[in-house]
RNA sequence: GAAGUCAAAUCGCUGAAUCUCUGUUCAUAUCAGAGAGCGGGGGAACCAAUAAUAGGGGUGAAUCUGGAUUUUCCAGUAGGGCUAUCCCAGGCCCGAAUCCGUCAGCUAACCUCGCAAGCGUUCUACGGGGAGACC
Numbered sequence: 001g002a003a004g005u006c007a008a009a010u011c012g013c014u015g016a017a018u019c020u021c022u023g024u025u026c027a028u029a030u031c032a033g034a035g036a037g038c039g040g041g042g043g044a045a046c047c048a049a050u051a052a053u054a055g056g057g058g059u060g061a062a063u064c065u066g067g068a069u070u071u072u073c074c075a076g077u078a079g080g081g082c083u084a085u086c087c088c089a090g091g092c093c094c095g096a097a098u099c100c101g102u103c104a105g106c107u108a109a110c111c112u113c114g115c116a117a118g119c120g121u122u123c124u125a126c127g128g129g130g131a132g133a134c135c
Stems, first nucleotide, its partner, number of pairs: 011120004018036006037115006047105001055103001056100004064076004079094005085131004
């Protein structure tokens, strides 16, 4: 000096999932409560809809198609994310899971619930073009 691995801190990413205060506590954690903020569900009129068990519906980007050696995989795909101000280009990824329990269209008032979990763009936090902000 280069490459790789691990740890910590800072920083960053998906996501609604953050912040503040009070009490509990050895403790900034946990637990309980309150507020702000963000997000979800139920719920009139009007409008819409015309179903009915092989159910139906919700959260979410996560639907659908074809193939096969068919309790698994392969190839795609609607759609979605990252690439460190933003956009373009280029590059890299996801395309799951789960809940309600026979029941829910929209929906003002109103009622109610959540604020988790998991990670690292191999500093690509490059390069090129453009827009803006600050000094």
About this RNA
A computed fold for a 135-nucleotide RNA from a Syntrophomonadaceae bacterium, annotated as c-di-AMP riboswitch aptamer (ydaO/yuaA leader). The prediction has a mean pLDDT of 78.